A computed fold for a 381-nucleotide RNA from Aromatoleum toluclasticum ATCC 700605, annotated as Bacterial RNase P class A. Rfam family: Bacterial RNase P class A. It is annotated as a ribozyme.
[in-house]
Parts: sequence; structure tokens; C1' cells
RNA sequence: GAAGUUCGCCAGGCAGUCGCUGCGUACCUUGUGUGCGUGGAGGAAAGUCCGGGCCCCGCAGAGCAGGAUGCCGGCUAACGGCCGGGCGCCGUGAGGCGACGGAAAGUGCAACAGAAAGCAAACCGCCGAUGGCCUGUUCGCAGGCUCAGGUAAGGGUGAAAUGGUGGGGUAAGAGCCCACCGCAGGACUGGCGACAGGACUGGCACGGCAAACCCCAUCCGGGGCAAGGCCAAAUAGGGGAGCAAUGGCGUGGCUCGCGCUGCUCCCGGGUAGGCUGCUAGAGCGCCAUGGCAACAUGGCCCCCAGAGGAAUGACUGCCCGGCGGUCGCGACCCAGGUCGCGGCCGUUCGACAGAACCCGGCUUAUCGGCGAACUUCCCUU
Repeated sequence: GAAGUUCGCCAGGCAGUCGCUGCGUACCUUGUGUGCGUGGAGGAAAGUCCGGGCCCCGCAGAGCAGGAUGCCGGCUAACGGCCGGGCGCCGUGAGGCGACGGAAAGUGCAACAGAAAGCAAACCGCCGAUGGCCUGUUCGCAGGCUCAGGUAAGGGUGAAAUGGUGGGGUAAGAGCCCACCGCAGGACUGGCGACAGGACUGGCACGGCAAACCCCAUCCGGGGCAAGGCCAAAUAGGGGAGCAAUGGCGUGGCUCGCGCUGCUCCCGGGUAGGCUGCUAGAGCGCCAUGGCAACAUGGCCCCCAGAGGAAUGACUGCCCGGCGGUCGCGACCCAGGUCGCGGCCGUUCGACAGAACCCGGCUUAUCGGCGAACUUCCCUU
């Protein structure tokens, strides 16, 4: 210098004018008021995918069903999150990725191709030692056929064909035998553990799929701030008490009885509406201590949106950055163009995006820029 990896940070700046909104304060015209002061979106406020706080229903103890998670250790209020480690895969490397328990509990699946794919299999090929047939024969056997049969070394199919390479061996072959590698078991050693190493033993077991059912272990009651609590009109309806004709209407042939009907007051439920929940918290920052770290503990300091059809904005000017044009200089270079730096002008260019009870995560979106550590390659000293 080029190309990368990981982690962290910023998210245009300043000024003026006009607005919106919470709080405090002053005033008077006492309300949807005005003035002044002060606070006013994010790293994801998003998706609502996990976990918790808080609230209500309720008492959720046990079991069934259902769901989630799944190597080990730690952190945490909790988690499917984070940190550290193990193993596997990828990368030259810094590093990245991994639903990573169980296939001798059971059930099941494997399309197409292929002879054969779940108690494996003989299509081509090789052999045909042994048995059979034929020919010859010195009667010992030799040659032929490839009929029975042997063979998983080679070809071919497949994601996968019952370890690999080499040698011996054989009729041809084959862990049939041997060496090395792989595999299985494994005393013992190290580690909290996952796991690692491993003397020695065994010719070697059929293999894959559990993000197939299933088994095992752990966790989970349901619903959510439109939760919930308080105040409370008008109208209608409910309950009670009192008042008046002892009325009116209905039932009935009549009486009694029963029901309905007027006015006043009280009670409780509940709608509109209002208040609350509402933001001081598993809080921010700095420091110290412990820890590799996530994190924990302690001290100091700070207060940092609280709207409710929903505020947090608009305009102007300057600066910064991007883009375009133009001019100048420099480099490459035949011309012509390309690149870099600087000046001027223009720009309906300034990423993704917008709190809604709160918090911890994950995931997704994101113009551009900054910092730290590290890796690989090249050059120079």
C1' cells in the first nucleotide's frame, strides 16, 4: 500500500422566524386563555418472534392433551438470549456457521435409476477348482462345454451397494491371511463437565433419516393497558319508601282477590364523558473491586418524551458531505480519453425509519462515515 475479519461509535451541524405538545410559574378576561422558562423519538421507536415486570380472571396441587427447548459450564428477574469452552464443517488466515439428546424400545421412509435398497443382490464381466456332459488317454490324467455352481476384485446405476491402499493367497475371488490407515471396545491419565489422549484387544459389527411418528429430560394456567381502578350526566329501564281519589283499566256474571297505571324522594347498576394506571426505572453516565468474559457488588452523579386520532414540525440563510456541470494544475498516454487535487456554479440530494404500559433479547431495514485490535499478500528500510 491492497484485500479482508471482529468489535465499538455517529446518524448532518449552527443561527433566525413561525407553529405543536408535557411540566413549572405569573397575570386576569377563570379557560380548549395569554406571557415567560424548561423538557420533547430510535438504533432499530419496526416485525410482535421469544422472555419478564405489572394487572385481571382465578387458585393453576397432581395427571392427560398440546407447545417449546435439547453438546458442556456459567450469567440473568427470565429466556429459544448472552459469555466462555468442546466437537463437526467451511476459510491460506484473522475468523464464520451448526435443532449438536436417543437409530441394540417400537413403528415407519428411501422417488428415479439399477440385476439387486432392508432377513441385500449375480446384469455385464471373471472362474468353472468340485459335480455333470463330450473328446482323447500311457487309465495317473489332459483338453473342451459353461449345465449345476462359485465370485462383490473390475464395469455399469444410484445420495447411499456391507471399510480403503498395497502384498500374499486362490480355479477366479473374498479380512481368507498380513502391513499401514480407518472402525469398534477399552484399563489408565487429564478436565467440574462436554470431551481429549490412550497401553492393549478385536478382522470388522450392516448403514442413513428423529426440522418422520416416537422415546427421554427440562420448562409452560389463560388473557392482556381496549389489562385494571375511581368519578359520573341526559334518556330509558330496575328496587324501595311516602302521598291522593279508596280512584281508573284488565280479569270476572257479581263480591273478595290479583295485576297494571299517577306524583315526590331515595338507592344501586350502567352508557357518553372525565381522572388514573403513565413513566424514577432489573434506569443513564463515571470510578473502584471481583471475573478471560457475559456479569455482579459498592461509591459518586444525573433526571432523560408522556401524546391520546395521537405533539416532537415547516421555511430561510451559512457550513459539512454526496451528485452534476465548468475552469485550472498534475499523472498515465500517439491522438483522444481516464484518474487525482483545487476554485466557481447548480441541486424538487442528506440512509432506514416515527414512541403509544414498561423492560431484557432476537430478527429484519439502513446513504455515508469514524475508531480499535487482528489476518493474508506485495513493496521499502